[in-house]
RNA sequence: CCUGUGGGAGAGUGCGUGCCCGGCCGGCACGCCGCCGAAGGAGCAACCGCCUCGGGAAUCUCUCAGGCACCAGGACCGCAGG
Numbered sequence: 001c002c003u004g005u006g007g008g009a010g011a012g013u014g015c016g017u018g019c020c021c022g023g024c025c026g027g028c029a030c031g032c033c034g035c036c037g038a039a040g041g042a043g044c045a046a047c048c049g050c051c052u053c054g055g056g057a058a059u060c061u062c063u064c065a066g067g068c069a070c071c072a073g074g075a076c077c078g079c080a081g082g
Base pairs, nucleotide, nucleotide: 001082002081003080004079005078006077007076012033014032015031016030017029018028019027020026034068035067036066040064041062042061043060047055048054049053
């Protein structure tokens, strides 16, 4: 690093329109506002160097992306194997 497996948080089941359905429920798409940070991405300190510059971490910061009932995803951790 890879595979399997277990654990794994946060934030609207928001409003409106349209579509799917015989209808309700439900789901999906779009728009609007509000939010979250633990896929990914981006930024930087000390420090180092060839010192106008470059290198330089994160669970910090940003929220582009992603996410805000369930499902799925999920940094990180445990176990087993390669």
Glycine riboswitch aptamer from a marine sediment metagenome, 82 nucleotides, folded computationally. The coordinates come from a structure-prediction model, not an experiment, and the mean pLDDT is 82.